[in-house]
The prediction has a mean pLDDT of 78. Glycine riboswitch aptamer from Rhizobacter sp. Root404, 112 nucleotides, folded computationally.
RNA sequence: GCGUUCCUCGCUGGAGAGAGGCCCGCCCCGAGCGGGCCCACCGAAGGGGCAAGCGGCGCAUCCGCAAGGGCGUGUCGCCAAUCUCUCAGGUAAAGCGGACAGCCAGGGCAAG
Numbered sequence: 001g002c003g004u005u006c007c008u009c010g011c012u013g014g015a016g017a018g019a020g021g022c023c024c025g026c027c028c029c030g031a032g033c034g035g036g037c038c039c040a041c042c043g044a045a046g047g048g049g050c051a052a053g054c055g056g057c058g059c060a061u062c063c064g065c066a067a068g069g070g071c072g073u074g075u076c077g078c079c080a081a082u083c084u085c086u087c088a089g090g091u092a093a094a095g096c097g098g099a100c101a102g103c104c105a106g107g108g109c110a111a112g
Base pairs, nucleotide, nucleotide: 002112006107007106008105010103011102012101013100018039020038021037022036023035024034025033026032040091041090042089046087047085048084049083053078054077055076056075057074058073059072061070062069063068
């Protein structure tokens, strides 16, 4: 100096599910916009949950002179997702948002 993953800006693609009921406010008076409650539904902002595995401790057992190690079991901790929950969010079209994927630029960087 290069350098996967990673972070940031930008571009492109990007699903699901009620134009539900009642009420309130605003207004250009419209199948308008926003909000509250109720019911139904969706999962792909965010958030919660977990398997193998790893680690700590206890118990039992085996190997070993010892140091230590193996195996089983209980418990605790760490622990992924497009899985799961639906708190949050969302549910005509458009717009916004959107996990994730690709690309440009910048930053940073283990191994090499």
The sequence is in RNAcentral, with records from Rfam and Ribocentre. RNAcentral records the identical sequence in 2 taxa.